[in-house]
Context: one part of a larger RNA
């Protein structure tokens, strides 16, 4: 000198774009943050219409249509959002491999969608409990569940042949095995689905080469440890697990231990080499009060799912229950320090749905904060051998100083009034927003500070103080004329900022 997610002191007019708990992965009141589908299904309710009854309140029955939804069922809740605790590791980065693998929705190829069965919620009735919740009996539907049939180029086994470096690929034969669900209406070559299958796209699992902080005042470490055979398990290879057998395996090219740390694209600085950092944005990983476990599922060992243990908080009729903000706001606490319990789904994107649409604290916006970067303004021209006043003085003067007053002008800003968007891909539909912007009027009007002035280093005098009070980054100032302390005038520097502190280069 540069930089910062900064903080502190003094000061503070406006706008645009960004950024905003770095500390306690501390504890959380309240609200919201993941639902949706009635065109899968039974049932219930409401509305409209008709008939009958009526005590004129209403009730019973019937048919079509529309709306609503507790339950069964489907898809989604594995995305999106947050955080960085742990992790020195194939975690990440990069480059390969998978002849050892998986993949819902989407695209694509081929074929099929035949015929049956038994339940369980809801509901009704009877209970238990303070509650959370729950028991028994009975009835019922389905795209819920279970058999049967059929089926290939699918799966498995065996055989023959071709091919590849390889456990792979291809062709043929034989045997065995295994599917399905319907809904809607405009009724047809219909739409949406369902089952098996081919290839793909996108996504993921696993393996390997290389790279990835400090410490030897850590030198030996290891018993599923290292390898083999067999078995189990997995989508898949593998001590992943198990039985048996062998005694191996790693290590001064630093094993093992300890400390620290999420990694990267990148960021800061520097001429570069390098050094330092990993906020915001993007990719990957890991975590969801601490620890463990599996279930469901294409996908989780699952933040707003389940079970167990622990700690904590809350309710309780004391028998028993409920909870998890490292989602968005917000509160307490900690701290030098970090925001609103806002608006909207209009846009972009996501989930569900045939659609209308619903949901979306993702997101788009607004609010607060000079926290940062950038831009603008606080007026412009004229105006005295120079007012007043301040400071100083050798008392003449000098200086603040064209500075002010005063004259002329302008209106960026500001205030008031009027108009008023784009952002919305076909009509309509805009949170932002009566915002941006435009027009008119008014009036210099609404707007300057901070630090320094001994040398380094740009800028000097007066008074006060008297090794006191104080200053200070280093050298050093102050003990009676201090350009170094304090005040004032003046001057220098930067300017809506200026200084200080901290950290990095």
């Nucleotide at each position: 000198g540069g930089a910062c997610g900064a903080a502190c002191g003094c000061u503070g007019g406006c706008g645009g774009c960004g950024c905003g708990c770095u500390u306690a992965a501390u504890g959380c009141a309240u609200g919201c943050a993941a639902g949706u589908c009635g065109a899968a299904c039974g049932a219930g309710g409401c509305a409209c219409g008709g008939u009958c009854c009526u005590u004129c309140g209403g009730g019973a029955c019937c048919a079509a249509u529309g709306c609503c939804u507790a339950g069964u069922g489907g898809c989604g809740g594995a995305c999106g959002g947050c955080u960085g605790a742990g992790u020195a590791a194939c975690g990440c980065g990069u480059g390969a491999g998978u002849g050892a693998c998986c993949u819902g929705c989407c695209c694509u190829u081929a074929a099929g969608u035949g015929g049956g069965g038994g339940a369980c919620a809801a509901c009704a009735c009877c209970g238990a409990g303070a509650a959370a919740u729950u028991g028994g009996u009975g009835c019922u539907a389905a795209u819920a569940c279970c058999g049967c049939a059929u089926a290939a180029u699918c799966u498995c086994u065996g055989c023959u042949c071709c091919u590849c470096a390889a456990u792979g690929g291809g062709a043929g034969c034989a045997g065995a095995g295994g599917a399905a669900a319907g809904g809607c209406c405009u009724u047809g070559u219909g739409c949406c689905g369902c089952u098996u299958u081919u290839g793909g796209a996108g996504g993921g699992g696993c393996u390997c080469g290389c790279g990835u902080u400090c410490u030897a005042u850590c030198a030996g470490g290891u018993a599923g440890u290292u390898g083999g055979u067999g078995a189990g398990g997995u989508a898949a290879c593998g001590g992943c697990u198990c039985a048996c057998c062998a005694a191996g395996c790693c290590u001064u090219c630093g094993a093992c231990g300890g400390a620290u740390a999420g990694c990267c694209g990148g960021a800061g600085u520097g001429a570069g080499a390098g050094c330092u950092c990993g906020a915001u944005c993007g990719g990957c990983c890991a975590g969801a009060g601490g620890g463990g476990g599996a279930c469901u599922g294409a996908g989780a060992c699952a933040c707003g799912g389940c079970c167990c243990c622990c700690a904590c908080u809350c309710c309780u009729a004391c028998g028993g229950g409920a909870g998890g903000c490292a989602g968005c706001a917000g509160c307490a606490g900690g701290g030098a320090a970090u925001c609103u319990u806002g608006c909207a789904c209009a846009a972009u994107g996501g989930g569900c749905g045939a659609a209308a649409g619903c949901c979306u604290g993702a997101u788009g916006c607004a609010g607060c904060g000079a926290c940062g970067c950038c831009g603008c303004g606080u007026g412009a021209g004229g105006g005295a051998a120079g007012a007043a006043g301040g400071c100083u003085c050798u008392a003449g003067g000098g200086u603040c100083g064209u500075a002010a007053a005063c004259c002329u002008c302008u209106u960026u800003u500001c205030u008031a009034a009027g108009g008023g968007a784009a952002g919305a891909g076909c009509a309509a539909g805009g949170a932002c927003g009566g915002u941006a912007c435009c027009u008119u009027a008014g009036g210099a009007a609404u707007a300057a500070g901070c630090c320094a002035c001994g040398g380094c280093u740009a800028a000097c005098u007066a008074c006060g103080u008297g090794c006191c009070a104080g200053c200070a980054g280093c050298c050093g100032c102050g003990g009676u004329a201090a350009u170094a302390c304090g005040u004032a005038g003046g001057u220098g520097g930067c300017g809506a900022g200026c200084g200080u502190u901290g950290u990095c280069c």
About this RNA:
Small-subunit ribosomal RNA, 5' domain from a Chloroflexota bacterium, 505 nucleotides, folded computationally. NCBI's taxonomy places the organism under Bacteria, Bacillati, Chloroflexota. Its Rfam family is "Bacterial small subunit ribosomal RNA". The sequence was found in a public genome assembly.